[in-house]
RNA sequence: GGGGGUAUAGUUCAGCCCGGGAGAACACACCGCUGAAGACGGUGACGUCGUUGGUUCAAAUCCGACUACCCCCA
Numbered sequence: 001g002g003g004g005g006u007a008u009a010g011u012u013c014a015g016c017c018c019g020g021g022a023g024a025a026c027a028c029a030c031c032g033c034u035g036a037a038g039a040c041g042g043u044g045a046c047g048u049c050g051u052u053g054g055u056u057c058a059a060a061u062c063c064g065a066c067u068a069c070c071c072c073c074a
Stems, first nucleotide, its partner, number of pairs: 001073007010026004020057001028044005050066005
């Protein structure tokens, strides 16, 4: 220098291909249960979906540029 992959909750990830309600598990807070704790059950909070611009009535999802990390080629 060229090519590819990944980026979404505190953590690990799904959702993206084929545009329309942002989710799961664990963790956390509270409640129930218990002599107490754990386990279990219930409720709840936590996200500008890496950044930016574009397309669209509408973008996590499509398109461009950029950033970080990983891999391959030279």